[in-house]
């Protein structure tokens, strides 16, 4: 120093050759169930999709800088 791959709710994943409200399981907090609790059931809160700019009528995706993990390969001593 080059190449390729990740970065989306606390946590572990999804989604797209651009399209209309960004999900889902787990946790959280509430209700309901019980004598209490657990387990079941209902509801909720939770996101600048890493951050910045660009294209577009529209961006999680296209493009471009950057950070940060990973993994691969060179150089010098």
């Nucleotide at each position: 120093g080059c190449g390729c791959c990740c970065g989306u709710a606390g946590c572990u994943c999804a989604a797209u050759a651009g399209g209309a409200u960004a999900g889902a399981g787990u946790g959280u907090c509430a209700g309901a169930u019980u004598c209490c609790g657990a387990u079941u059931c209902u509801g909720a809160a939770g996101g600048u999709u890493g951050c910045g700019g660009g294209u577009u009528c529209a961006a999680u995706u296209c493009c471009u800088g950057u950070c940060g993990g990973g993994c691969g390969c060179g150089c010098c001593a």